[in-house]
RNA sequence: GCGGGCUUGGCUCAGUUGGUAGAGCGACUCCUUGCCAAGGAGUAGGUCGCGGGUUCGAGUCCCGUAGCCCGCU
Numbered sequence: 001g002c003g004g005g006c007u008u009g010g011c012u013c014a015g016u017u018g019g020u021a022g023a024g025c026g027a028c029u030c031c032u033u034g035c036c037a038a039g040g041a042g043u044a045g046g047u048c049g050c051g052g053g054u055u056c057g058a059g060u061c062c063c064g065u066a067g068c069c070c071g072c073u
Base pairs, nucleotide, nucleotide: 001072002071003070004069005068006067007066010025011024012023013022019056027043028042029041030040031039049065050064051063052062053061
């Protein structure tokens, strides 16, 4: 230098003809208990790496760019 993959709540990840973002774990509150643990119910938390474009509408399509990983030269 070239090619490919990944980047989405604190963490691990899903999101498959574009239709307005979820799960598990974790955190917090409540219930149960004499206390803890376990169990049950609920709440908060993400403008999807960043910047543009297309579209009525983009996590998803297009362009640029950053980081990490793999391969080639």
Transfer RNA from a Pseudomonadota bacterium, 73 nucleotides, folded computationally. The organism belongs to Pseudomonadota, within Bacteria. It matches the Rfam family "tRNA". RNAcentral records the identical sequence in 2 taxa. The sequence is in RNAcentral, with records from ENA.